The RNA shown here (FMN riboswitch aptamer (RFN element)) has 172 nucleotides and comes from Actinoplanes siamensis. The coordinates come from a structure-prediction model, not an experiment, and the mean pLDDT is 80. NCBI's taxonomy places the organism under Bacteria, Bacillati, Actinomycetota, Micromonosporales, Actinoplanes. The sequence was found by an Rfam model in a public genome assembly.

[in-house]
């Protein structure tokens, strides 16, 4: 050093100007954001060789659209609580977005130019008729009409987590 448990604390970013409008951080035009893990020809440090151009090793670094994980939604086993619908805790399954081109080179969907492109879930406005509450502004339940549509707001979630680290123990 590596395995393997066990413990702990860490672990997600982003709305600015300008239009429309009664009403947008949600439309529209520009603008802004990018988790963990691999891979990687980028960039860089350190040693060695080499007269140099460079070469070799080990180390830092390097993809949102390559491969893979995660969060969210679904579904089935299990325990617990509840008469029950069903809630909660766990595992295990299942869904789950998006890339072209030119260059350069032996090699690139990773480097350079360039041009696109993607991003769970539920919420969100106003008019008006009634019902309730209120002194009033208003709030609420229920109807009709119009209507506005979120990767950034608000909400679950002070949650969960892929996971990198650091302590113990064990094993080799």
């Nucleotide at each position: 050093a590596c395995g393997c448990g066990c413990u702990g604390g860490c672990g997600g970013g982003a709305c600015u100007c300008g239009g429309u409008g009664a009403a947008a951080u949600u439309c529209c035009g520009a603008a802004c954001c990018g988790g963990c893990g691999g891979u990687g020809a980028u960039c860089u440090g350190c040693u060695g060789c080499g007269c140099a151009g460079g070469c070799a090793g080990c180390g830092g670094u390097a993809a949102g659209c390559c491969c893979g994980c995660g969060a969210c939604c679904c579904g089935g086993a299990c325990g617990u609580c509840g008469a029950a619908g069903g809630a909660c805790g766990c595992c295990c399954g299942g869904u789950g977005g998006a890339c072209c081109u030119g260059g350069u080179g032996a090699g690139a969907c990773u480097c350079c130019g360039g041009g696109g492109c993607c991003g769970a879930c539920g919420g969100u406005u106003g008019a008006u008729c009634g019902g309730g509450c209120g002194c009033a502004a208003g709030c609420u339940c229920g109807g009709u009409c119009a209507g506005a549509c979120a990767g950034u707001c608000c909400g679950g979630a002070u949650g969960g987590g892929a996971g990198a680290c650091a302590g113990c123990g064990c094993g080799c």